[in-house]
This is a predicted complex of two RNAs, RNase P RNA and transfer RNA, with 355 nucleotides together.
């Protein structure tokens, strides 16, 4: 000097002025005091909670995974470790089962790309052995080609779903009991008896669900690690036309991608100014 | 919140059971015509929307992202 690999932060502080939620006060106006996004809140890529639909079943089909072991609530995720490939190397990357079950493909080149065959030696022959092409040539290859093994997977999203108030008017076609509907497709199986299009009424409210959970941090113990278990200790957006802002002062390194809407993953992924630590290569 | 489809030449679209990437319109050159416009003839134009992976080999299978369309509530 060039790198590789892991980890952290992602303005600070003081004042006004608004804006969501909780709590006090107050007839009421409004008035105090608390609190108020993000390592990615994203993309919905995977998994898991929970609801509901059969108490969530059977068989198919359809899809995803794939050395070995192991961690997890679970996974395509994470740890070890083996093999391969790639880098001087620290390291990185791999859907990494089976082509001795069947089918398929193998461009150009090359007698021949899979059951036939050139040339050239040796052999009486069967046949052996050696040549160019070519990714690959009597012994292949490709499964991220059909399959085939194995293992998982029911569907359908909190706008799921429950209560509660409110309010109202039916009318007309259409299909059907070897049928119809109940949230994927075909089949059984269970449960209900109507399904379905038009016209026209009637509602446009509240409460829950809705945030404290597989959380975070410190110690102890097992374990190579991933991780597990004790013990302390702390951490309270939760809206329903959607809040987290603007403006001033001081310092700084001068401030990036980006903003919750049911919730969680020490899950991947992908976007990121500037700075700081760790530990190893050349 | 959820689902789904599509990116190829300046424009509109082919191409896919993996083997050199085409075609119409549009540009240019040329030839006709007095000129032009039609026609004929040729010719130029391509990160296959980025990355990575399987394969001897990818536009094509696969992941994975991006942009733009749609659709259900």
């Nucleotide at each position: 000097g060039a790198g590789c690999a892991g980890g952290c932060u992602g303005g600070a502080u003081g004042g006004u002025c608004g804006c969501g939620g909780c709590g006090g006060c107050g007839c009421a106006a409004g008035c105090c005091g608390c609190u108020g996004a993000g390592g990615a809140a994203a993309g919905u890529c995977c998994g898991g909670g929970c609801a509901c639909c059969a108490c969530a079943g059977g068989g198919c089909a359809c899809g995803a995974c794939g050395g070995c072991g192991g961690g997890u609530a679970a996974c395509u995720c994470c740890c070890g470790u083996c093999c391969g490939c790639c880098g001087c190397g620290a390291g990185g990357c791999g859907a990494g089962a089976a082509c001795c079950a069947g089918c398929g493909c193998c461009a150009c080149a090359g007698u021949g790309a899979c059951g036939a065959a050139c040339c050239g030696c040796g052999g009486a022959a069967a046949c052996g052995c050696g040549g160019g092409u070519g990714a690959a040539a009597c012994g292949g290859g490709c499964a991220a080609g059909c399959u085939u093994c194995g293992u998982c997977g029911g569907g359908u999203g909190u706008a799921a779903g429950a209560c509660c108030g409110c309010g109202c008017a039916g009318g007309g076609g259409g299909c059907a009991a070897u049928g119809g509907u109940g949230c994927u497709g075909c089949c059984c199986g269970c449960a209900c008896c109507g399904c379905u299009c038009c016209c026209g009424g009637g509602u446009a409210g509240g409460u829950c669900g809705c945030u404290a959970g597989a959380g975070g941090c410190g110690g102890g113990a097992g374990g190579u690690a991933a991780c597990u278990c004790c013990c302390g200790u702390u951490c309270g957006a939760g809206a329903a036309a959607g809040a987290u802002g603007a403006c001033c002062g001081u310092c700084c390194a001068c401030g990036a991608c980006a903003g919750a809407a049911c919730c969680c993953g020490u899950g991947c992924u992908u976007a990121c100014a500037g700075g700081c630590c760790u530990g190893c290569u050349c | 919140g959820c689902c789904g489809g599509a990116g190829u030449a300046g424009c509109u679209c082919a191409g896919c059971u993996g083997g050199u990437a085409g075609a119409g319109c549009a540009g240019c050159u040329g030839a006709u015509u007095u000129g032009u416009a039609a026609u004929c003839a040729g010719c130029u134009g391509g990160u296959c929307g980025g990355g990575g992976g399987u394969u001897c080999g990818a536009u094509u299978c696969c992941c994975u992202u991006c942009u733009c369309c749609g659709g259900c509530u």
Annotation: Rfam match: Bacterial RNase P class A. Rfam describes the family as follows. Ribonuclease P (RNase P) is a ubiquitous endoribonuclease, found in archaea, bacteria and eukarya as well as chloroplasts and mitochondria. Its family is annotated with tRNA processing, dimeric ribonuclease P complex and ribonuclease P activity in the Gene Ontology. It is annotated as a ribozyme.